A computed fold for a 261-nucleotide RNA from a Chloroflexota bacterium, annotated as Bacterial large signal recognition particle RNA. The RNAcentral record of the sequence draws on ENA. It is recorded under the gene name ffs.

């Protein structure tokens, strides 16, 4: 160096996440590179780090290590947009109450504001009135038999009489109408009466007091709310291209045994 036969190895890889850690199933990125079984409230291992079985290839354009490049992922920085929660510390805005000052308004000695007191509006109870309903009451209708009276005809009886249908009269249940009166119940009933209660506010009367009161505006204080404000968390986009891992690709190096010639 050649031939034959073996074995190691290979038959996709990577990112995030999970994990004490390493792989896998699952998600994502590359890409097409055997198969069967197990597996996310997990499956199998132990720095030699998937386990179990089968198959193909096999020391080679293969495999291993390192470097370059870069798809892609993860983390970090700046800017913009918008979301959820919290807060009134600072910056504002709005509102309640109070105070000083000014008055461009109104009102006030025919008495301001204030104080005392009475009454009403409010609630409860009772009474009265009214409304509605029902009942009693009045009138009318109203049972052929299972209501009463009177009973024609007819029936029973020797007779006296008896039972008794229809008609008639009255009545029961029921129905219709109804001025007045009475009773019961009810209310989105009343400028009603009596008593009790509540009492901030509004209205009103009387008395006391004696000069301001209300409105507007600026400022101050208190209280409350709120975001164009502050704090926290996370989402999306853009930019610089920082760090990290890194497929495919490219380059360098390394790479077993036996037999025979």
């Nucleotide at each position: 160096c050649c031939g034959c036969g073996c074995u190691a190895g290979a038959c996709g890889g990577g990112g995030a996440g999970c994990u004490a850690g390493c792989g896998g199933u699952g998600c994502c990125c590359u890409g097409u590179a055997c198969u069967c079984g197990c597996a996310a409230u997990c499956c199998g291992c132990u720095a030699u780090a998937g386990c179990g079985g089968g198959g193909u290839u096999g020391a080679a354009u293969g495999c291993c290590u390192c470097c370059c490049c870069c798809a892609g992922g993860c983390g970090g920085g700046g800017c913009c947009g918008g979301u959820g929660g919290g807060c009134c510390c600072a910056u504002a805005u709005c509102g309640u109450g109070g105070g000083u000052a000014a008055u461009u308004g109104a009102u006030a000695u025919u008495g301001a504001a204030g104080g005392u007191u009475g009454g009403g509006u409010c609630c409860c109870a009772c009474g009265c009135g009214g409304c509605g309903u029902a009942g009693a009451c009045c009138u009318g209708u109203g049972a052929a038999c299972u209501c009463c009276g009177c009973c024609a005809g007819g029936c029973c009886g020797g007779a006296a009489g008896g039972a008794g249908c229809a008609a008639c009269g009255g009545u029961a249940a029921a129905c219709a109408g109804g001025a007045u009166u009475c009773u019961a119940c009810g209310g989105g009933u009343g400028c009603c009466g009596u008593g009790g209660g509540a009492g901030c506010a509004c209205c009103u009367g009387a008395c006391c007091c004696g000069a301001g009161u209300c409105g507007u505006u600026c400022c101050c204080c208190u209280c409350g709310a709120c975001a164009u404000g502050c704090c926290c968390a996370g989402c999306g986009g853009c930019c610089a291209g920082c760090g990290u891992c890194g497929a495919a690709g490219g380059g360098a190096g390394g790479u077993g045994c036996g037999c025979g010639g």